[in-house]
Context: one part of a larger RNA
Parts: sequence; C1' cells; structure tokens
RNA sequence: CGUUGAGACUUGAGGGACGUCAUUCCUAGUACGAGAGGACCGGAAUGAGUCAACCUCUGGUGUACCAGUUGUUCCGCCAGGAGCAUCGCUGGGUAGCUAUGUUGAUCUGGGAUAAGCGCUGAAAGCAUCUAAGCGCGAAGCUCUGCCCAAGAUGAGGUCUCGUAGACCCCUCGGAGACCACGAGGUUGAUAGGCUCCAGGUGGAAGCGCGGUAACGCGUUGAGCCGAGGAGUACUAAUGGUCACAUAAGUG
Repeated sequence: CGUUGAGACUUGAGGGACGUCAUUCCUAGUACGAGAGGACCGGAAUGAGUCAACCUCUGGUGUACCAGUUGUUCCGCCAGGAGCAUCGCUGGGUAGCUAUGUUGAUCUGGGAUAAGCGCUGAAAGCAUCUAAGCGCGAAGCUCUGCCCAAGAUGAGGUCUCGUAGACCCCUCGGAGACCACGAGGUUGAUAGGCUCCAGGUGGAAGCGCGGUAACGCGUUGAGCCGAGGAGUACUAAUGGUCACAUAAGUG
C1' cells in the first nucleotide's frame, strides 16, 4: 500500500518441525544342531540420544532481601547506625531466569511404491513375474498427530455492528532493542502507596534481670523484608485527533 467500512472468530492452498537406537524379559532353552550353542515371527518392559514446554520437587543464580563479621572514616561520646574496602568478606535467600530438575514427544494405522517375491500369461503349442492384466513388499514417499499460514493479488469464509471503530497521549507488563503485542485509562484495580497473607532471614531496637566482664536470658518466632497473592481509589491514568458515503467507482 492492497484485500470496496469495522471488530471478532475461522477454512487451509502452501510450508515447517518431528522421524533415532539399545538392553532385558516372554514366546523358548522351543525351531535348528552330535554337541557347543541358539533363533526368525510376535508380544512386553526399562533405558540412551534428541526435541519441546515448564519451575511443583532437587539445585544454581539472585550487586535494590535478612543476618553475622574485619579494617577505617563520619554521625560530639556510649549505644545504635551510615560510607568505603570485589556486593569488603561470610552464611542464607523471594520473584524472575535457569539444568544437572520436572513433564511430555519421538505414536498409531491407512494409501501408493523401491529392490525383491509372486499369480495368470502369450509373443515362442513348451517355458517365462510382463509384453496386456493382477497381488505382496521398506527406517524411505504420502496421509493421519504438532506448528505457521488468505500478499493463497486466486487477497477466501462466518457472525455481529454500522458513527461503527481506530489512533495520538497517559498508567503498565505474561510483551519488548525501537516498533509491535498484551492489560488498563474514573462506568477504573493498570502501576505506585497502604492493609492483610505467602515467602526469606532468624530472635530487632529499647528496657528489665543475671554476670567483674566478654556475654547470656526475658520481653519475642521478634524485627526487618525487591520483584509473589489478595483487598483497598489514597496518588497517577490529564487531554486530544481522525473517521471524507450528497464520495470514489460503475451503469
């Protein structure tokens, strides 16, 4: 830009991904074989590899969470803190991300075939799978399962609406380089704040008691807490534009 307005939901021309292997058991110590050994066919289980999704579990990370601790500077001093020292170092750790973790897939059954194996069968009174005709037959081809998909310009279909709707702007994130996509914009829970909860840390400060003191005990599962869940309009979602049908086009 097109698809003769808009918003949803779709069909699938066409394309893509996948496609793997092993071991053990049963059949069966059977067929076979003097024995040693030891199956085809068929059935089942467990794995390996690979791929995808996810974070309940096991772990990792988690430089805006918590605690401990060294040196030093500062907050007048004590106490309590803050800065710097690789996040100072150390022990843990929410969300998110993640694998070594979890779950799933690698399946089933059709169709047409390859090599090959056949039926019928002449040329060539025989023979011959082939010349006419017919059948079986692969991890391969194709369909079945998964993903994309109407710029499929052959631009499809259905439903609803028809000043319908869209955009700028603003609050944002399961999205994201930008754009796009998605959730919202007061008829509102979109983000922040607040409250409660989950979860993390692990028992705050102050005070009291005990101890000469270091320190311990009590108040106390305390205090603090980023991203998680719910609730709540307290704060911020202000404001604006286009939408040409009396047209284009066609007769």
Background
Large-subunit ribosomal RNA, domain VI from a Candidatus Yanofskybacteria bacterium, 251 nucleotides, folded computationally. Its mean pLDDT, the model's own confidence on a scale to 100, is 87. It was read from a public genome assembly. Rfam family: Bacterial large subunit ribosomal RNA. Gene Ontology terms of the family: ribosome and structural constituent of ribosome. NCBI's taxonomy places the organism under Bacteria, Bacteria candidate phyla, Candidatus Yanofskyibacteriota.